[in-house]
RNA sequence: GCUCUUGUAGCGCAGUUGGUUAGAGCACCUGUUUUGUAAGCAGGAGGUCUUGAGUUCAACUCUCAACAAGAGAA
Numbered sequence: 001g002c003u004c005u006u007g008u009a010g011c012g013c014a015g016u017u018g019g020u021u022a023g024a025g026c027a028c029c030u031g032u033u034u035u036g037u038a039a040g041c042a043g044g045a046g047g048u049c050u051u052g053a054g055u056u057c058a059a060c061u062c063u064c065a066a067c068a069a070g071a072g073a074a
Stems, first nucleotide, its partner, number of pairs: 002072006010026002013023001019057001028044005050066005
């Protein structure tokens, strides 16, 4: 250099044949419970869906390019 896959919350992930507020788990914060801690319970915060462009009334989702990670062939 070539081919393929992936990129969504701090972490590992779901969400799509484009459609009306972007989600759950763990972690985090507050409260409750306890002599205290952990566990449990209740609530909360946290996202420019990697970046740019294109198509469309509408894009996390489709197309192109770039970047990053992984795999493969030689």